This is a predicted structure of a 73-nucleotide RNA (transfer RNA) from Actinia equina.
The coordinates come from a structure-prediction model, not an experiment, and the mean pLDDT is 80.
Its Rfam family is "tRNA". About the family: Transfer RNA (tRNA) molecules are approximately 80 nucleotides in length. Rfam links the family to the GO term triplet codon-amino acid adaptor activity. Rfam classes the family as a transfer RNA.
RNAcentral holds the sequence, with entries from Ensembl Metazoa.
Parts: sequence; structure tokens; C1' cells
RNA sequence: GUCCUUGUAGUGUAGUGGUUAACACAUCGGACUAGAAUACCGAAGACUGUGGGUUCGAAUCCUGCCAAGGGCA
Repeated sequence: GUCCUUGUAGUGUAGUGGUUAACACAUCGGACUAGAAUACCGAAGACUGUGGGUUCGAAUCCUGCCAAGGGCA
């Protein structure tokens, strides 16, 4: 230089065009307990890297840029 993949709660992931963006761990609260948790109940937390485009409708499709990883040279 060029091509490919990825970017979603604190962390790891799901969601592949339509209802309030889901799950686990972590965090916080509660119940239980003599006390505690590896066990129980509940809550908060991401408007989806960023700017545009397509569409009635975009996390999802297309695209510029940014970031990370990889192939070739």
C1' cells in the first nucleotide's frame, strides 16, 4: 500500500429489517441465616464506534472516517 473480519451495559456475548435491544458474570437492594455464601427474589445499567445513505421503518443493508485484529506485498 491493498484485501478481509470485528466494534452492542463494567466484562463476555446474542440479536441478520418491525412490540419495551436479550442472557451470563459483576454491581446494588431485599429475603433467609447465629453469621455468611457457591443457594433464592428483585433493581439499576448500553438508544448499538462515528458521519451520511437506502427504506414507511435500520443494531441489522450500503458507504466515508476512526479503532482493534488478521492475510498478501